RNA sequence: AGAGUUUGAUCCUGGCUCAGGAUGAACGCUGGCGGCGUGCUUAACACAUGCAAGUCGAACGAGAAUCAGUGGAACAAGGAUUCGUCUGAGGGAAGCUGAGGAAAGUGGCGGACGGGUGAGCAACGCGUGAGCAAUCUGCCUUGGAGUGGGGAAUAACGGCUGGAAACAGCCGCUAAUACCGCAUGAUGCAUCUGAGUCGCAUGGUUUGGAUGCCAAAGAUUUAUCGCUCUGAGAUGAGCUCGCGUCUGAUUAGCUAGUUGGCGGGGUAAUGGCCCACCAAGGCGACGAUCAGUAGCCGGACUGAGAGGUUGGCCGGCCACAUUGGGACUGAGACACGGCCCAGACUCCUACGGGAGGCAGCAGUGGGGAAUAUUGGGCAAUGGGCGCAAGCCUGACCCAGCAACGCCGCGUGAAGGAAGAAGGCUUUCGGGUUGUAAACUUCUUUUAUUCGGGACGAAGAAAGUGACGGUACCGAAUGAAUAAGCCACGGCUAACUACGUGCCAGCAGCCGCGGUAAUACGUAGGGGGCAAGCGUUAUCCGGAUUUACUGGGUGUAAAGGGAGCGUAGACGGCUUUGCAAGCCAGAUGUGAAAGCCCGGGGCUCAACCCCGGGACUGCAUUUGGAACUGUGUGGCUAGAGUGUCGGAGAGGCAGGCGGAAUUCCUAGUGUAGCGGUGAAAUGCGUAGAUAUUAGGAGGAACACCAGUGGCGAAGGCGGCUUACUGGACAGUAACUGACGGUGAGGCGCGAAAGCGUGGGGAGCAAACAGGAUUAGAUACCCUGGUAGUCCACGCCGUAAACGAUGACUACUAGGUGUCGGGCAGCAAAGCUGUUCGGUGCCGCAGCCAACGCAAUAAGUAGUCCACCUGGGGAGUACGUUCGCAAGAAUGAAACUCAAAGGAAUUGACGGGGACCCGCACAAGCGGUGGAGCAUGUGGUUUAAUUCGAAGCAACGCGAAGAACCUUACCUGAUCUUGACAUCCCCCUGACCGGACCGUAAUGGGUUCUUUCCUUCGGGACAGGGGAGACAGGUGGUGCAUGGUUGUCGUCAGCUCGUGUCGUGAGAUGUUGGGUUAAGUCCCGCAACGAGCGCAACCCCUAUCUUCAGUAGCCAGCAUUUUGGAUGGGCACUCUGGAGAGACUGCCGGGGACAACCUGGAGGAAGGUGGGGAUGACGUCAAAUCAUCAUGCCCCUUAUGACCAGGGCUACACACGUGCUACAAUGGCGUAAACAAAGGGAGGCGACCACGUGAGUGUAAGCAAAUCCCAAAAAUAACGUCUCAGUUCGGAUUGUAGUCUGCAACUCGACUACAUGAAGCUGGAAUCGCUAGUAAUCGCGAAUCAGAAUGUCGCGGUGAAUACGUUCCCGGGUCUUGUACUCACCGCCCGUCA
Repeated sequence: AGAGUUUGAUCCUGGCUCAGGAUGAACGCUGGCGGCGUGCUUAACACAUGCAAGUCGAACGAGAAUCAGUGGAACAAGGAUUCGUCUGAGGGAAGCUGAGGAAAGUGGCGGACGGGUGAGCAACGCGUGAGCAAUCUGCCUUGGAGUGGGGAAUAACGGCUGGAAACAGCCGCUAAUACCGCAUGAUGCAUCUGAGUCGCAUGGUUUGGAUGCCAAAGAUUUAUCGCUCUGAGAUGAGCUCGCGUCUGAUUAGCUAGUUGGCGGGGUAAUGGCCCACCAAGGCGACGAUCAGUAGCCGGACUGAGAGGUUGGCCGGCCACAUUGGGACUGAGACACGGCCCAGACUCCUACGGGAGGCAGCAGUGGGGAAUAUUGGGCAAUGGGCGCAAGCCUGACCCAGCAACGCCGCGUGAAGGAAGAAGGCUUUCGGGUUGUAAACUUCUUUUAUUCGGGACGAAGAAAGUGACGGUACCGAAUGAAUAAGCCACGGCUAACUACGUGCCAGCAGCCGCGGUAAUACGUAGGGGGCAAGCGUUAUCCGGAUUUACUGGGUGUAAAGGGAGCGUAGACGGCUUUGCAAGCCAGAUGUGAAAGCCCGGGGCUCAACCCCGGGACUGCAUUUGGAACUGUGUGGCUAGAGUGUCGGAGAGGCAGGCGGAAUUCCUAGUGUAGCGGUGAAAUGCGUAGAUAUUAGGAGGAACACCAGUGGCGAAGGCGGCUUACUGGACAGUAACUGACGGUGAGGCGCGAAAGCGUGGGGAGCAAACAGGAUUAGAUACCCUGGUAGUCCACGCCGUAAACGAUGACUACUAGGUGUCGGGCAGCAAAGCUGUUCGGUGCCGCAGCCAACGCAAUAAGUAGUCCACCUGGGGAGUACGUUCGCAAGAAUGAAACUCAAAGGAAUUGACGGGGACCCGCACAAGCGGUGGAGCAUGUGGUUUAAUUCGAAGCAACGCGAAGAACCUUACCUGAUCUUGACAUCCCCCUGACCGGACCGUAAUGGGUUCUUUCCUUCGGGACAGGGGAGACAGGUGGUGCAUGGUUGUCGUCAGCUCGUGUCGUGAGAUGUUGGGUUAAGUCCCGCAACGAGCGCAACCCCUAUCUUCAGUAGCCAGCAUUUUGGAUGGGCACUCUGGAGAGACUGCCGGGGACAACCUGGAGGAAGGUGGGGAUGACGUCAAAUCAUCAUGCCCCUUAUGACCAGGGCUACACACGUGCUACAAUGGCGUAAACAAAGGGAGGCGACCACGUGAGUGUAAGCAAAUCCCAAAAAUAACGUCUCAGUUCGGAUUGUAGUCUGCAACUCGACUACAUGAAGCUGGAAUCGCUAGUAAUCGCGAAUCAGAAUGUCGCGGUGAAUACGUUCCCGGGUCUUGUACUCACCGCCCGUCA
């Protein structure tokens, strides 16, 4: 930094999509370690359980357990005993004293911090900067002063009562640093009052005087700590203000304590904060009010930046604590773990009542794609209380879980080619995986085990560690414990095979997949990233695609229909003041963290620490005065006024005019008129149309008339009168910036339409009828109502267009035209110049191009309007306007990857121009009707093998199906095979003969029989065997080669260099002529060249020369009279070589050209005639069945072989032909003239036989010698006489001939007999322009036989062409196009 995607291609506009970065993420696959961070974005949903705010006995009363002291009771072993008792170690009770200090209470301080959440909030809430002369501030710091003397209660506690409980009530006792008076007290406060000084104002401040008011608490170990009043500070808080802070106008008006005042109340304090009274204000297009959304910021992400998006973690502020409301206490709250009330919910209950609030830390349920432990510790940091020890602290420090993110490390390193095996692939040779592995040597980060072991802990010493036996250090074993994910058609790095076959599937966009998929799935390989990789979601970027930086509006989306004008923003020259904007300096602030730079600490990094910078901002202040602004003084170039002059369909109102249409009346007049492509409806004998005269009425104003004029636009057209607007030219007297634009607003605004009232000739929606048409609710015709006209009032839109907003200035020219002025010349007039309008051409410049070009779409400026992909849609809803019709404003869901502009090449047009062709026309002969032949379709069949399908399939492949062919069917048979190569065994053949058997092949028997040799064997052949393989007329002509058809023998198709164009492309190749021709000439930004055209080649037409047999015979001879023979080569002819024709010559035309036309000469004249020859390409044209061939398929069969059948079927339809329908003829008799071919498994003469097809015999000929072979039409004579015939010959019967193993299915021919349809053919359609059509016969290929087909040959031998309007096809130029698969296109509507 760009890329893909609209097109056949191009340029542009324009959207969609991608590559990048980011995340509190989630999902899929995978997962070794460590460090540092982060972790309910959803239900401000509900919460079990535990903990999260207590502390002080150095304020106070009371004081449990326990301990110590004292005390010594009950009991009592033992002893004594007169049995009554006595004594009694021990035992340690009650009580008292002291220590102790739990739990509760009074009191103090703290529960307003810390922690959570973002529901609400569009606000002085937040940010930033100011202000408070309108304020408060516990604890803390620092001053000053003081702490005297009294009093009355009350909890706890005790008793009683109520209650299930929570708890409450009554009576009684008691203490204080709890509470209340009194005294003292000023520098305090309040009031009054004096002086100085300051402030923008209320007022502040300093200093006097007078009056009034107000305090305290003690504890004690005697060191202190408290307490009260007061000043100052610090900190924190409160209030006010400037500026900034999302979207919607389809929310335009909002407001009654509302806005202000006076006086009060309240507060720490100002204030309608609250109240009484008074006034009627206040806010709003610079967006009030309303609605929606949202915590704000430092920052974070992205971006080159400007911006855009975002506000999780950390930090500041705000708000909230189940929902709503309220106050109390207090320095501070209207208070998360306080109180009261109300609501919902949950729980307890004895039903009467009570209790609760995780948006604290964990945790549970729920919701959700989704987010962790009911952990340890107060060791550190910090907080509360306390003199302190200390206690409390889910703040915090740590640990646990999670690849959620960032950073770091590892999964080994070196050597190692037989390039192993395996995999994949292959053209089978190989290639690749790949030094990769194995193997050898080495190392030990990480993981594991063992040993040692911290910092964090402080001002001296001691003590104190949750983390943690952690980090870290050392040692040991051993490559041992550790790689995946995505993609591989283009964008975008990376390719092959197989499977699948528009199926399954992929896809971010374009798009892949219908049998050879680098796009689906799998595999191999290579690519990317890596403990991650992809996907999804969201944001920025790319997107200059909302354009401030940095876009546009003639045709792509986009100029308002046009004017006047309000607010606004913008504005001429000059003097001077101010200093709001502006510029410069200074000061304050812009928290920390973050960011950037430089250092430092964890082994590095992430991370953390230190210093600096930056924070582009705001405020204050000091200067400056160019520009903007503002004030002031002046000016005249902008603008306006005056005056003079002419031009004009400018507007409005009235009057007048003639032509024409129609109607009415009357006359003349008679049968049609009218209308159309052609007609009909219609009018007309009741007299139309036509014509003459008169009249009525309405509307519009021919000629002049003009890219002429006027107007802001819409628009304005006979003449005239009145009123009236504007522009222009001249002049330079006046004003002195008075201007341009213009959101809203106001008036104007074609046609159609609407309302009321007139009017109504013509025209004419609707409507009616007639035509047209498949239909025709149309186009055409005949009628015809609204309407068109007038007055008044609405509507407010048009392709209201120059598809081009208004205004100002500047920037080469040329040429018209309208209105005016000036100058020159003697002048009708001409020339020059100037101002204003209106056109054309054109330079620079601009533009995507087309084009614009002083009337800009150029260069600049000001203001307004409008645009942001196509469709949905100018639709819906809402609102405003309207009588209505409707107009204005104006979305979304959904859907597509385009829609579009300009230009280019083609193709096409029932567009144009030119030209050609048997294309039409002019002619001749056919087809279409009949019978038959042949091919095709269809049908049938066991099979009727397959292909060919408009021209360009259909007498085509097939130059010839009885078997064969043959590919089809039925039946039978073979399986390494009918055919090829290789291997092994056996045999000696193979060939040939004979026999059996079969429908036939197949099968079986038998006879005969090799060569070379080193004697091992080999060559060859047959038989047998195994497998590689053979074989396939099986599929795909849309996988192919080759070949062919067709446009079309049409004149075209291209290239190099140059030039033009941003480019596709153009030019050349277009133009003027000419030609059969892109043939040639001329011209030309083109100059040349290639493939085509032509020519060169073959045949033919004339001549010359050479040669002369098998050809020929002029002259000579012979002759059987036959060129037969001698002879000759003159002629014909044959086949070699040449000549000839080139617009060469002449006249005319043309441009002095090309060329055309006429003529001469010539056998032939303008390419002499014919053939071969087929450019670039088109039709996925035809052919896999000529051949070749990829892939797929069959392999005892889809191969091979044999017999028979079929390809020959037959209600029918079509194509191509033959024969006819007759007298230009048929038949008979006799007679004449060709060319080109073929011939040995051949052509076959003569002769004989047969009515004949033929047969028999047999000469000649490998052929200019012989044969096929008779040419026929023709001409002559005769006959038939218009008829289904002496036409026509189908069909059928009988008898034959020939070919062939074989004529049944299924051959050709012959004879006799039979004698069908058919009497010239509907619509339609074909061929042919001269030796042609037509007509006549002859030959050949194929072939045993089998042509009416095909290919050739000659004979006889016409007619017509005015011409290019039309049909068909083609060529060139041009034009339109929304087509480019190219009109058999594209595309619209309805229905399914």
This is a predicted structure of a 1392-nucleotide RNA (small-subunit ribosomal RNA) from an uncultured bacterium. Its Rfam family is "Bacterial small subunit ribosomal RNA". Gene Ontology terms of the family: ribosome and structural constituent of ribosome. RNAcentral holds the sequence, with entries from ENA and Greengenes.